The prediction has a mean pLDDT of 83. This is a predicted structure of a 135-nucleotide RNA (SAM riboswitch aptamer (S box leader)) from a Woeseiaceae bacterium. Taxonomically the source falls in Woeseiaceae (Bacteria, Pseudomonadati, Pseudomonadota, Gammaproteobacteria).
RNA sequence: CACUCAUCGAGACCGGCUGAGGGAAAGGCCCAUUGAAGCCGGGGCAACCAUCGGGACUAACCAUUCCGAAAAGGUGCCAACUCCUGCGGAGCAGAGCUUCCCGUCAAAGGGGGCGAUGCAUUCGGUAGAUGAGGG
Numbered sequence: 001c002a003c004u005c006a007u008c009g010a011g012a013c014c015g016g017c018u019g020a021g022g023g024a025a026a027g028g029c030c031c032a033u034u035g036a037a038g039c040c041g042g043g044g045c046a047a048c049c050a051u052c053g054g055g056a057c058u059a060a061c062c063a064u065u066c067c068g069a070a071a072a073g074g075u076g077c078c079a080a081c082u083c084c085u086g087c088g089g090a091g092c093a094g095a096g097c098u099u100c101c102c103g104u105c106a107a108a109g110g111g112g113g114c115g116a117u118g119c120a121u122u123c124g125g126u127a128g129a130u131g132a133g134g135g
Base pairs, nucleotide, nucleotide: 001135003133004132005131006130007129008128013042014041015040016039017038021031022030023029026085027084028083043078044077045076048074049073051069052068053067054066055065056064082127087124088123089122090121091119092118093117096114097113098112100111101110102109
């Protein structure tokens, strides 16, 4: 650096140094001198990997898989749903259009169809983040 798989509406902050930016990028909307980002120290959250126990599978073991425990190991994380949206489908609303139907002498009016656009709706995708794996 790209790839594969899993997860992403929960959870968790103080001090010191420093001093203007930050929330990936774009658009929005936020956070910030009542101190951003960064570095250092301490604290916490979670439970992906590793660890431990049990079940399934097996003749048995290994591997795999499921459930649970603990957290002193390896990471990660500690504003806002991954802060929101961006592409597609569905749903709801709907300006307007209509060489369709009912209605009428003709209209008015009603129904059907199409439909710009919108949305604290929903499903999927893209992008991103984190872990694990092999390259």
It was read from a public genome assembly, where an Rfam model found it.